[in-house]
A computed fold for a 1461-nucleotide RNA from an uncultured bacterium, annotated as small-subunit ribosomal RNA. The sequence is in RNAcentral, with records from ENA and SILVA. Model confidence (mean pLDDT): 85 of 100.
RNA sequence: AGAGUUUGAUCCUGGCUCAGGAUGAACGCUGGCGGCGUGCCUAAUACAUGCAAGUCGAACGGAGUAGCAAUACUUAGUGGCGACCGGGUGCGUAACACGUAGCUGACCUGCCCCUCAGCGGGGGACAACAGUUCGAAAGGACUGCUAAUACCGCAUGAACUUAUGGAGUUUAGAAAACUGUAAGGAAACUUCCGGGGCUGAGGGAGGGAGCUGCGGCCCAUCAGGUAGUUGGUAGGGUAGUGGCCUACCAAGCCGACGACGGGUAGGGGGCCUGAGAGGGUGACCCCCCACACUGGGACCGACACACGGCCCAGACUCCUACGGGAGGCAGCAGUAAGGAAUAUUGCGCAAUGGAGGAAACUCUGACGCAGCAACGCCGCGUGAAGGAAGAAGGCUUUCGGGUUGUAAACUUCUUUGAUCGGGGACGAAACAGACGGUACCCGAGGAACAAGCCACGGCUAACUACGUGCCAGCAGCCGCGGUAAUACGUAGGUGGCAAGCGUUGUCCGGAAUUACUGGGUGUAAAGGGCGUGUAGGCGGGGUAGAAAGUCAGAAGUGAAAUCCCAUGGCUUAACUGUGGAGCUGCUUCUGAAACUUCUGCUCUUGAGUGCUGGAGAGGAAAGUGGAAUUCCAAGUGUAGCGGUGAAAUGCGUAGAGAUUUGGAGGAACACCAGUGGCGAAGGCGGCUUUCUGGACAGUAACUGACGCUGAGGCGCGAAAGCGUGGGGAGCAAACAGGAUUAGAUACCCUGGUAGUCCACGCUGUAAACGAUGGAUACUAGGUGUAGGAGGUAUCGACCCCUUCUGUGCCGGAGUUAACACAAUAAGUAUCCCACCUGGGGAGUACGGCCGCAAGGUUGAAACUCAAAGGAAUUGACGGGGGCCCGCACAAGCAGUGGAGUAUGUGGUUUAAUUCGAAGCAACGCGAAGAACCUUACCAGGGCUUGACAUCCCUCUGACCGGGUUAGAGAUAACCCUUCCCUUCGGGGCAGAGGAGACAGGUGGUGCAUGGUUGUCGUCAGCUCGUGUCGUGAGAUGUUGGGUUAAGUCCCGCAACGAGCGCAACCCCUGUUGUUAGUUGCCAGCAUUCAGUUGGGCACUCUAGCAAUACUGCCGGUGACAAAUCGGAGGAAGGUGGGGACGAGGUCAAAUCAUCAUGCCCCUUAUGUCCUGGGCCACACACGUACUACAAUGGCUAUUACAGAGGGAGGCAAUACCGCGAGGUGGAGCAAAUCCCUAAAAAUAGCCCCAGUUCAGAUUGCAGGCUGCAACUCGCCUGCAUGAAGUCGGAAUUGCUAGUAAUGGCAGGUCAGCAUACUGCCGUGAAUACGUUCCCGGGCCUUGUACACACCGCCCGUCACACCAUGAGAGCUGACAACACCCGAAGUCGGUAGUUUAACCGCAAGGAGAACGCCGCCGAAGGUGGGGUUGGUGAUUGGGGUGAAGUCGUAACAAGGUAACC
Repeated sequence: AGAGUUUGAUCCUGGCUCAGGAUGAACGCUGGCGGCGUGCCUAAUACAUGCAAGUCGAACGGAGUAGCAAUACUUAGUGGCGACCGGGUGCGUAACACGUAGCUGACCUGCCCCUCAGCGGGGGACAACAGUUCGAAAGGACUGCUAAUACCGCAUGAACUUAUGGAGUUUAGAAAACUGUAAGGAAACUUCCGGGGCUGAGGGAGGGAGCUGCGGCCCAUCAGGUAGUUGGUAGGGUAGUGGCCUACCAAGCCGACGACGGGUAGGGGGCCUGAGAGGGUGACCCCCCACACUGGGACCGACACACGGCCCAGACUCCUACGGGAGGCAGCAGUAAGGAAUAUUGCGCAAUGGAGGAAACUCUGACGCAGCAACGCCGCGUGAAGGAAGAAGGCUUUCGGGUUGUAAACUUCUUUGAUCGGGGACGAAACAGACGGUACCCGAGGAACAAGCCACGGCUAACUACGUGCCAGCAGCCGCGGUAAUACGUAGGUGGCAAGCGUUGUCCGGAAUUACUGGGUGUAAAGGGCGUGUAGGCGGGGUAGAAAGUCAGAAGUGAAAUCCCAUGGCUUAACUGUGGAGCUGCUUCUGAAACUUCUGCUCUUGAGUGCUGGAGAGGAAAGUGGAAUUCCAAGUGUAGCGGUGAAAUGCGUAGAGAUUUGGAGGAACACCAGUGGCGAAGGCGGCUUUCUGGACAGUAACUGACGCUGAGGCGCGAAAGCGUGGGGAGCAAACAGGAUUAGAUACCCUGGUAGUCCACGCUGUAAACGAUGGAUACUAGGUGUAGGAGGUAUCGACCCCUUCUGUGCCGGAGUUAACACAAUAAGUAUCCCACCUGGGGAGUACGGCCGCAAGGUUGAAACUCAAAGGAAUUGACGGGGGCCCGCACAAGCAGUGGAGUAUGUGGUUUAAUUCGAAGCAACGCGAAGAACCUUACCAGGGCUUGACAUCCCUCUGACCGGGUUAGAGAUAACCCUUCCCUUCGGGGCAGAGGAGACAGGUGGUGCAUGGUUGUCGUCAGCUCGUGUCGUGAGAUGUUGGGUUAAGUCCCGCAACGAGCGCAACCCCUGUUGUUAGUUGCCAGCAUUCAGUUGGGCACUCUAGCAAUACUGCCGGUGACAAAUCGGAGGAAGGUGGGGACGAGGUCAAAUCAUCAUGCCCCUUAUGUCCUGGGCCACACACGUACUACAAUGGCUAUUACAGAGGGAGGCAAUACCGCGAGGUGGAGCAAAUCCCUAAAAAUAGCCCCAGUUCAGAUUGCAGGCUGCAACUCGCCUGCAUGAAGUCGGAAUUGCUAGUAAUGGCAGGUCAGCAUACUGCCGUGAAUACGUUCCCGGGCCUUGUACACACCGCCCGUCACACCAUGAGAGCUGACAACACCCGAAGUCGGUAGUUUAACCGCAAGGAGAACGCCGCCGAAGGUGGGGUUGGUGAUUGGGGUGAAGUCGUAACAAGGUAACC
């Protein structure tokens, strides 16, 4: 310090997640030792038992024990001090509770310290005790006795208190201090003679109390609160100020700088985190506060309204004789409960501290220690060195090895901890040590007793095998798992940490993701619709002063602990001692005066006023004008009008539409008209008048900072809508009808009501947009336009120049994620306001406010997702655009679709009808040929190391061939014949038998693959290097202007080059030359029936080599180019024609059945052999062909002309036989020699438009050929039979020239079988204006929410399941107040009743007191109506989520009606 995750990729915005640290923790697995810490976070729930506050006999009288006694000891009671400390907890509390700084001139203070003064003299009781008595008990009652440092008078008493003077100081203010007068007020004694104790006063220390400034939580969906409330006067009360309380008077006081209300919460030092600023937190330790079962109350006392005191009320628990009593662990242990979860009913007062005591001492669950717990931090150990046959075993493997791994074994060595034995502390000044026979030291033995947990896809260090097969499971995020999972489970290995390791929870960090430090708002979330203006914030120049902010110095404080630094103590560390620094703060004093602030004076440039001038759809009202639509009346006139893609509804013979004239009425204002003008925005458009707002220019007379912004407030605010009253021509929601459509509650058409218009009122919202708040200043230019002013020019006009204001475009710097903005900023700065913080839920719910309503405004949460988004890029796509091409359309020719047949496919059938191919790009396809075989399928019969390969053992000598029998055959049995080499040991080869390794599989997966192939497409494209541009994906090049069949070429250009494609090179064909001349040829010569022979190679032909064509030449066009058009010449002219040749890629395209191959599966069968059957079935549907429907024809007869191929298990001539298929026979030919070998055409005749002399299906009979065999199931022939069919609906195919069409021929396959396939030649057309449209493709551009890429994406209702939530007749809790009733304890007040030792009084009596009674207040309780907040509720509303439900197609492309508000 960052990383992962939105995309095909990119940049940005933005959320989610991770790596770090921490913890009073918990859970899982594991666990050796020690030190130091820590340990109910939940039920402030309930508590059994024990202990936690007593002590003093030197205050007192008794009683008891010991003793003979003196005396000593014990202690129930009186009395004193303490129990208000210490310890616990965090309920309450948002408060002067806490923190900090002050104030008290408004206060108190036991014990302790210092100082001054004093302790004289009397009195009366009450406990204990004794007796009587009540009660179960707890506890009382009565009578009697008694002491005190208990209680009460008296004396004395100041510097004390109160009242009132004096003098004089200080203060905000009657302070203290000084000095008078008057009144009041004290005590307790004891002793061991040192002392201790007591009383009054003053001071100190420490403690407490009150007041004040400032500081620290959330909600405004809490906006108004308050009646002792705010103040005053008087009184009461208190230690003391004060509405603290009471009476009276006044009406104040608090609040947007957040009162009041609600929720939550003890506060701080600190602790955790962080670079810091901050954020979170308040366990342990320290300080303060509050509380002690719940609520109330007072008493005692120096201090309490009191944790282990009292009274009352309530709830609960316990005891009870039922009458009545007792209790309060949030002290230490402990128990129950709750909970994920938190310890011993331990030892000791030895230390430290506390209470009492003169002291000894007693008490002390404070404290010191121990126990339990890896809960945390720190330290140590589980061994060290050597050791390669790299052992065994495990895992893995390409079978070679690799790895575990110097790891182990083995050798040498050490002994920390643990164990055993011995010694043995410090902590204490002393006799006293719980810890503790502990720490520590010494000795002994032996590697001996001591390692786990998590992870290993990326983030993130660490990989393989097996199992599993979208199952089981994992997961912090992204995401893994559907048969080869480094992601699940296990194993081996590896990585990390280590007595721990992981997980979970919480907090900070990363997160600049609330931004003070340190963010944003054109399009990502975000500028208020606009103005005016209040509070507030901010604000021009000069000068003088003040000193609030600011700065400097000094002082006080900021407890200790913590943190940091230094240095010590425990062997080290954790831990801890000492010192320093720090504690960023607050307060006081002094000083400075630049800046901000405040005050005074002043200035004119900001702002405003005045004067002069012009521009304008600025606003309001009144009037007025013409064109047009519609309606009414009348004239002319006749059959249609209207409307649409096409129609229909509608109107019209009762006279429409058209046309002419007149009239009525309402609304809107053509041209001018302009990114022109005006206005704050919404918005404003005929003309005239009246009233009126603002801006601008010029001038420089006036004021003198009067300014900017603006939370709330107020006003304005399109359209639609609402209310009342008018008005209503046109248009037009709703509605009706007609169309369209699968439907059409739409788009289109015909009608049509609200509304649109006016007046008054309401509503208050819009994509109210420049998606851009306002103001001021500054920062290159260029060019339009609107309004004004000035200058130059002799006046004037035009032009030109300068300038101010407004409104546009282009553009530099700069900014920006990019797009873009760019003086009208989205630049550089300042000020103020508004708003944003992931998507959805949702601008929804509830509440408040506004509204007549519709609704508006303010505005959440639960739940859910890991994205949602912006800009730009490359593609793909579009019922987007432009350009271009193609038998793509058009123009033509011939077809298919109709018939019959052939063939393939689907379907059906079947024991089987083997399998594959599936839009184009499956379907006369694999199959260049299924009767058996093929054959993979079915039925039946056989075999099991196998039909085939390799290895081992035994036996035989063969194998092959021929034959007989059984059988459907496979097969079985038998007969005949029969090896080679040799060193004689044997070897080779073959067959049979045997055992196991293995063979075998047309079994699965073409979505595991190789190879091969199809397709876009013979389309013109696809890329790279360097450079340049861009943050980047990428772009450029490859785009542009021309041109081409072509990314073909030229020109231009931040590109320059290059590669794969195109073209060319290759083959065939067309022309010529040359060479050669048999099997080919024959002009001339000879010869023949015949190129038959001689001869010749000129010609044809054959097949080698060459040549030819290159836009080369001429002219036009073009840019001086490329090129193109025309022409000449030429056999051929613009790639001459044809073929082979197929870039990068796409389709998980096809093929595991050509072949090869991973994995899986079968192994007496999914292998293999055999016979028979099937692949040939047949209601039907489709594809591809053949033959036809005839006269451009059919038939008969006669007569011509090819090319390319094939031929030995072959082609076969002449000849003969047969009507024919064919047969007999066999010349010739391994081929330019022989054979297979032409038809259409031509000539002549017949047919005469018919289901025919067309057509030939089907069927019968008779034959032929091949073959082991033609039944299922071959081909051919003859005779006979003579079906459908008369040119084919919607739709659809091929073809641009030697092409289509048409005619035959050959070949491969093959025993036989061709309408198929592959080739060959003969005859031989028509048409192309052209690119609007259909299809496909290429380039450029545009839009996009698509990228699995339009066969895309995606919306809403409905149905189903689940989840959270709103409403809801209500029901039921909790909480805080209020009103009234009742009213305990108790203080206070009153008191006429009762009682009364101390004092007064001779007495009577009094003073005083107690009880009783009364009154005010008053907790709990009761009643009541409201409020706030939960739970629940039939039903109901929407929302969210959920691989494959229904209906449609709304959006994204012009999304097929542009979308949106």